[in-house]
């Protein structure tokens, strides 16, 4: 200098003037994702929540947290020269299924073409060394061995399983031995293990005030609701159906919380600990606006200003996103 990888930060600024919500007033009033609502959690009712069964949902290994499917640190396996990225990563020798097209064949396999043996010849038998299909064809090299040939046998490798030594909290590394000679994908197919898992959800749910009108017909101390997919249990009680009637107002819950800054400390790290200070939207059809001046920034000028907005609250994950600013670090070149 020139390519690249990873991380963090901002999200136009200042005034004025007119407005909207909250609140007595001073003030104070979206986001980094407020968004999807895909996970986990606090809350609140059902038994401060129970048993079994189904059904869900995770899946290396440690650690962290209120709790996760989330992170953070290895490990294996894959990609890159490298910073580094990727990975829904238990288990196919417990059964079952499945595998388009191509091929002769696709699973304790086959004989298309080629090789060798009979045979005149058609053919028949051997044969997995070599061609050729194909994402996958039952280990590679050299030797032995045969009509040819094959782990048929042997040596080395590589890959399976046993069983040992050292390491490491662990996943696993690394070595040593001893088998038989080869075992093939695929569990986001069924299933097998292991852990986890009760339901509704703020319209939860609690008060406080107003309206109303019952009638028929059915079942009766058992049904029947809450309460889920069953069953059990627990809890309330006369249910259930048709038609008919009346409300849909207000408080509460609501925002102070696993909170936000910053400083010290522990830990490679996520993270936790002490201490100091801070109070920072709460609406209810739904405020958080528009207007104008300077200044930023794209544009040659008019003009334009990213992706998007709270609805109980917290962590997280995905997604969306103009225009920039900082850091750490690989690579290659160059000069000193």
């Nucleotide at each position: 200098u020139g390519g690249g990888u990873c991380g963090g930060c901002c999200a136009g600024g200042c005034a004025a003037u007119c407005g909207c919500g909250a609140g007595a007033a001073a003030u104070c009033g979206a986001g980094g994702a407020a968004c999807g609502u895909c996970c986990g959690g606090g809350c609140u009712c059902c038994a401060a929540a129970g048993g079994g069964c189904a059904g869900g949902g995770c899946g290396g290994u440690g650690g962290c947290u209120a709790a996760c499917g989330g992170c953070c640190a290895c490990c294996c396996g894959g990609g890159g020269u490298a910073a580094c990225c990727c990975g829904c990563g238990a288990g196919a020798a417990a059964g079952u299924g499945c595998a388009a097209c191509a091929g002769a064949g696709a699973g304790u396999a086959a004989a298309c073409c080629g090789c060798c043996g009979c045979g005149c010849a058609a053919g028949c038998g051997g044969u997995a060394a070599g061609g050729g299909u194909g994402a996958a064809a039952c280990g590679g090299u050299g030797g032995g061995g045969u009509a040819a040939g094959a782990g048929c046998c042997c040596a080395c490798c590589a890959g399976c399983g046993g069983g040992g030594u050292g390491u490491g909290u662990g996943a696993g590394c690394a070595c040593c031995u001893c088998g038989g000679c080869u075992a093939g994908g695929u569990a986001a197919a069924c299933c097998u293990c292991g852990c986890c898992u009760g339901g509704a959800g703020c319209a939860a749910g609690a008060c406080c005030a107003g309206a109303c009108a019952g009638u028929u017909a059915g079942c009766u101390u058992a049904u029947a609701a809450g309460u889920u997919g069953c069953c059990c249990g627990c809890u309330u009680u006369g249910c259930u159906a048709a038609c008919g009637g009346g409300u849909a107002g207000g408080u509460c819950g609501c925002u102070u919380g696993a909170a936000g800054u910053c400083u010290u400390g522990a830990g490679u790290a996520a993270u936790c600990a002490a201490g100091a200070u801070u109070c920072u939207a709460g609406a209810u059809a739904g405020a958080u606006g528009a207007u104008u001046g300077c200044c930023c920034c794209c544009g040659a000028a008019a003009g334009g200003g990213a992706c998007a907005g709270a609805a109980c609250c917290c962590g997280g994950c995905g997604u969306a996103u103009c225009g920039g600013c900082c850091g750490a670090c690989c690579c290659a070149u160059c000069a000193c």
A computed fold for a 336-nucleotide RNA from Candidatus Rhodoluna planktonica, annotated as Bacterial RNase P class A. The sequence is in RNAcentral, with records from ENA and Rfam. The gene name in the source record is rnpB. It matches the Rfam family "Bacterial RNase P class A". The family's RNA type in Rfam is ribozyme. Taxonomically the source falls in Rhodoluna (Bacteria, Actinomycetes, Micrococcales, Luna cluster). The coordinates come from a structure-prediction model, not an experiment, and the mean pLDDT is 76.